Description: c-di-GMP-I riboswitch aptamer, 86 nucleotides, folded computationally. Its Rfam family is "c-di-GMP-I riboswitch aptamer". Its family is annotated with cyclic-di-GMP binding in the Gene Ontology.
[in-house]
This record gives sequence, structure tokens and C1' cells, in this order.
RNA sequence: UCCAUAUAAGGGCAAACCUGCUGAAAAGCAGGGACGCAAAGCUACUGGUCUAAGGUAUUUAAUACUAUGAUUGCCGGGCUGCUUGG
Repeated sequence: UCCAUAUAAGGGCAAACCUGCUGAAAAGCAGGGACGCAAAGCUACUGGUCUAAGGUAUUUAAUACUAUGAUUGCCGGGCUGCUUGG
């Protein structure tokens, strides 16, 4: 450097839920907590999904559409890395 590999060990991450804070919301952050994870490390690049403040349309209310918001613990791509064996 390349290929293969999984028992979760030495160590690592932390779903649901609860509390607090931020946010229009989706969601995020911190603490508690463990469903799981061999990239559940990083990256919104492709596709998907969620939300709709603002904007647009109709006709006030209301409804529909819309990402510049969010998700990498939805899949794929890119970058990096751990164990064991070759």
C1' cells in the first nucleotide's frame, strides 16, 4: 500500500424517552439514558425524506406550491481511520 474480516474486546459513538436551552417548524445543543453501530468519524456532492418562517397563487380567514432550513443513525459517492488475518 492492497485485499479480506467481526467477537464489541482495549477503547469509541449513542436511538427512543426525560429535563433545560435555541429555533417559525423540521430539528439541533447540553445533561441523564441505551435501541443499536466496524466507520453511527468527516463531507448536504447524487437520489430520497421532513419542515414551510419568508415568498408565490387563489379569495380576508384558509388552502396549495416552494429550501435559502434540516436529516450522513435513509441509501449511494468522496476523504480519513480502528481490530484480526493474508